[in-house]
RNA sequence: GGGCCUGUAGCUUAGUUGGUAGAGCGCCACAUUUGCAAUGUGGAGGUCAUCGGUUCGAGUCCGAUCGGGUCCA
Numbered sequence: 001g002g003g004c005c006u007g008u009a010g011c012u013u014a015g016u017u018g019g020u021a022g023a024g025c026g027c028c029a030c031a032u033u034u035g036c037a038a039u040g041u042g043g044a045g046g047u048c049a050u051c052g053g054u055u056c057g058a059g060u061c062c063g064a065u066c067g068g069g070u071c072c073a
Base pairs, nucleotide, nucleotide: 001072002071003070004069005068006067007066010025011024012023013022019056027043028042029041030040031039049065050064051063052062053061
């Protein structure tokens, strides 16, 4: 330098034919306990890597850029 894969919550990740962004763990509050843990209920936390395009509508499709992985030189 070139090819391919990949980027969603603090972490691990789901997201089906393009149609209101979810789960587990973690965090906070409450209940339970003498207390802790465990358990239950509720809650906070996401400009879906960045920019642009297509579309009535984009996490999803297209392009560029950036980061990570891998192969070739």
Predicted 3D model of a 73-nucleotide RNA (transfer RNA) from a Patescibacteria group bacterium. The prediction has a mean pLDDT of 81. It matches the Rfam family "tRNA". The family's RNA type in Rfam is transfer RNA.